The part of an RNA shown here (large-subunit ribosomal RNA, domain II) has 721 nucleotides and comes from a Candidatus Aenigmatarchaeota archaeon. The full RNA is in RNAcentral, with records from ENA. Its Rfam family is "Archaeal large subunit ribosomal RNA". The family is grouped with related families in Rfam's "LSU clan". Gene Ontology terms of the family: structural constituent of ribosome and ribosome. Its mean pLDDT, the model's own confidence on a scale to 100, is 86.

Context: one part of a larger RNA
RNA sequence: AGCAGGGAGUUUAUUUCUAUGGCAAGAUUAACCUCUUUCGGAGGCGAAUCAUAGCGAAAGCAACAAGCCCGCAGCCACUUUAAGUGGUCAGGGGCGUCGUGUGAAAGUGCGAGAAGUCAUAGGGAUAAUACCCGAAGCCGCACGAUCUAUCCCUGGACAAGGUGAAGUCAGGGGAAACCCUGAUGGAAGCCUGUUAGAGGUGCUACUCCAAUGUGCUCUCGUGAUCUGGGGAUAGCGGUGAAAGGCCAAUCGAGUGCGGCGAUAGCUGGUUCCUUCCGAAAUGGACUUCAGUUCAGCCUGGCCUGAGGUAGGUGAUAGUGUAAAGCACUGAUUGGGGAGUUAUGAGCCGAGAGGCUCAGCUCCGCUGUCAAACUCAGAACCUAUUACCGCCUAAGAAGGCCGGAGUGAGGAUAUCCGGGAUAAGCCCGAUAUCCUAGAGGGACUCAACCCAGACCGAGGUUAAGGUCCCAAAGUAUGAACUAAUACAGGAAGGUUGUCUUUAACCACAGACAGCGGGGAGGUUGGCUUAGAAGCAGCCACCCUUCAAAGAAAGCGUAACAGCUCACCCGUUGAGGUUAAUGGCGCCCAAGAUGGACGGGAGUAAGUUCAUCACCGAGACCUUGGAGUUCCCAGAAAACUGGGAACGUGUAGGGAGGCGUUCUGUUGGGACAGAAGCAAGGCUGUAAGGUCUUGUGGACCCAAUGGAAACGAAAAUCCUGCU
Numbered sequence: 001a002g003c004a005g006g007g008a009g010u011u012u013a014u015u016u017c018u019a020u021g022g023c024a025a026g027a028u029u030a031a032c033c034u035c036u037u038u039c040g041g042a043g044g045c046g047a048a049u050c051a052u053a054g055c056g057a058a059a060g061c062a063a064c065a066a067g068c069c070c071g072c073a074g075c076c077a078c079u080u081u082a083a084g085u086g087g088u089c090a091g092g093g094g095c096g097u098c099g100u101g102u103g104a105a106a107g108u109g110c111g112a113g114a115a116g117u118c119a120u121a122g123g124g125a126u127a128a129u130a131c132c133c134g135a136a137g138c139c140g141c142a143c144g145a146u147c148u149a150u151c152c153c154u155g156g157a158c159a160a161g162g163u164g165a166a167g168u169c170a171g172g173g174g175a176a177a178c179c180c181u182g183a184u185g186g187a188a189g190c191c192u193g194u195u196a197g198a199g200g201u202g203c204u205a206c207u208c209c210a211a212u213g214u215g216c217u218c219u220c221g222u223g224a225u226c227u228g229g230g231g232a233u234a235g236c237g238g239u240g241a242a243a244g245g246c247c248a249a250u251c252g253a254g255u256g257c258g259g260c261g262a263u264a265g266c267u268g269g270u271u272c273c274u275u276c277c278g279a280a281a282u283g284g285a286c287u288u289c290a291g292u293u294c295a296g297c298c299u300g301g302c303c304u305g306a307g308g309u310a311g312g313u314g315a316u317a318g319u320g321u322a323a324a325g326c327a328c329u330g331a332u333u334g335g336g337g338a339g340u341u342a343u344g345a346g347c348c349g350a351g352a353g354g355c356u357c358a359g360c361u362c363c364g365c366u367g368u369c370a371a372a373c374u375c376a377g378a379a380c381c382u383a384u385u386a387c388c389g390c391c392u393a394a395g396a397a398g399g400c401c402g403g404a405g406u407g408a409g410g411a412u413a414u415c416c417g418g419g420a421u422a423a424g425c426c427c428g429a430u431a432u433c434c435u436a437g438a439g440g441g442a443c444u445c446a447a448c449c450c451a452g453a454c455c456g457a458g459g460u461u462a463a464g465g466u467c468c469c470a471a472a473g474u475a476u477g478a479a480c481u482a483a484u485a486c487a488g489g490a491a492g493g494u495u496g497u498c499u500u501u502a503a504c505c506a507c508a509g510a511c512a513g514c515g516g517g518g519a520g521g522u523u524g525g526c527u528u529a530g531a532a533g534c535a536g537c538c539a540c541c542c543u544u545c546a547a548a549g550a551a552a553g554c555g556u557a558a559c560a561g562c563u564c565a566c567c568c569g570u571u572g573a574g575g576u577u578a579a580u581g582g583c584g585c586c587c588a589a590g591a592u593g594g595a596c597g598g599g600a601g602u603a604a605g606u607u608c609a610u611c612a613c614c615g616a617g618a619c620c621u622u623g624g625a626g627u628u629c630c631c632a633g634a635a636a637a638c639u640g641g642g643a644a645c646g647u648g649u650a651g652g653g654a655g656g657c658g659u660u661c662u663g664u665u666g667g668g669a670c671a672g673a674a675g676c677a678a679g680g681c682u683g684u685a686a687g688g689u690c691u692u693g694u695g696g697a698c699c700c701a702a703u704g705g706a707a708a709c710g711a712a713a714a715u716c717c718u719g720c721u
Base pairs, nucleotide, nucleotide: 001721002720003719004718005717006716011128012127013126014125015124016123017122018121019120020119021118022117023116026050027049028048032044033043034042035041054061055060064096067095068094069093070092074088075087076086077085078084097112098111099110100109101108102107131269132268134266138259139258140257141256142255143254149233150232151231152230153229154228155227156226157225158223160192161191162190163188167184168183169182170181171180172179173178197220198219199218202216203215204213235251237247238246239245272656273655274654275653276652277651282295283294284293285292286291296406297405298403299402300401301400302399303398307391308390309389311388312387313386314385315384316383317382318381324374325373329370330369331368334365336363337362338361339360340359343358344357345356346355347354348353409434410433411432412431413430414429415428417426418425439450440449441448454624455623456622457621458620459619460618464614465613466612467599468598469597473611475610476609477608478607479606480605486601492586493585494584496583497582498581500579501578502577503576504575505574513570514569515568516567517566519543520542521541524538525537526536549564552563553562554561626645627644628643629642630641631640632639633638657710659707660706661705662704663703664702665701666700667699668698675694676693677692678691679690680689681688682687
């Protein structure tokens, strides 16, 4: 890893609701007793429980079997045959009345015009292990010091070398204390050391040869040394030269068994089919935020009986947002006028005092702001109401009861807040979608576009597309783009090109080019070494002319020189300037080689217009099965007819299939049962059935009953391979 087998809502008690059945103002027995052929049962007994009356803390007191009205179904009558009118109206409702508590009373709380009880089945709740598996832990009682820690008793072990302490002896020195030299001596938690032995530094190994090893290397090796045997200390305890180390491969509290199926608001798993409906991720509370409870939202049943309201239009109210405004509260620009000497500065004056400016206050003018400003004020929205629309006796709205799940949400669009007018960001509001939604498109892509899938068949469209991959136009008319633009992109830039507009110049010749002229007073005056159009300052006139500046630029030391303005000629038709719009261009940088989905395309790009076609489970037609309701047939189930309906997680409701055992009835089987294998047929499905082979003795159907009743998952358990 595969296969096979096993594997999870059970049982009891109490209680509540629903269904069915019995009896009913009553219902029922528990224990027990008697009988009994099959021990299954039958018959007794009435303790007790529930109900039959409530209210009150209690003492205690103690209720309508109907006084009035409305009115559904039904029934009856009538009729214009209608969602008709009237009568009577079980059930239902509104008053009134009554019981009791309280209160002086008014009033008010609870109750009253009789339905329960027993059994069976099912849905819940509570207690129990309570759907199954899963802790780390806590407590108790035992067992452990053959490993290891420390200690005690008794034994054992340490090749060979080196160094050479004290002491001693000899010699010498000294007054002495004592010192020096040479020998001797043999100390030491001394040295070397694969002596024995002990350790475990680095490399090696690290799914190992090994649950701590191997080889090399390394450390200690007369001592706080190593070691044999025997003994002591025990689990909130020991021992520890102390690392939370060690206490038998177990230690921040050993191991075994027990309490024990501890508990787990946490993770995982939880077994057949079809069918109807179908959520929530919100609010309140909580030592509450992974949970629970109440409400909300889902589902099933019942009651009742006529309205309801998601949309549109109008009317009447409400509001204080957007925009706006400055009348208030604050912020805020400039200038004017008045006031203030009790604030500051300056000036005048001998002083009293006066004048000017600043500041502050007020009044006009002028220029701006506000989520916590508003004189005023929309749209939208909300409420009431009228009409339209839609739903509704095939039962609306409302009410009651049983069962839930949810209480981590998310994206997109719009409106705000926080943030940086960041985030696949955080907190809200409204809507849609995903969640729980398949199908088509967007290359790929939960929530973007189209569109809500019962099963089959045929057609038509949507979004999006129609050169090939790849279904459908190499479609039509007009224009633009030349950029690998289309195929990401801003401010800013652009004599790229097209469109539109305005002004001016122009055959009395424009613009550009080319040829010629561009002069004289004069070197203007000043300044200056010089200043001659052209360092600088001042002035900027006049003349001749077709025209020519007291000079726009280059240049010279200063002149000179070269251009320009301006004029003429030549040429011969448009030119110059400014702006709008379209499509382009630059701006434009990323790491393997590389992406418009690709190929490719100059349209197969872009814009405007037109007609075809393709394209989904959408829509239409048709066959079939189903659900809900209606009609008819004695009618709940069946038959016929009709209408509407159909995604679905959590979850609620309904109906079925299969397995084992069992009561009753009916069958099959050695002329071959069950099981197994292969195949055929059949049912929407769970499944059913038949044939053949194998096998060799039991099996099945119908109808009741009862369950240790259905496997793909749980790092599931066991076995085999």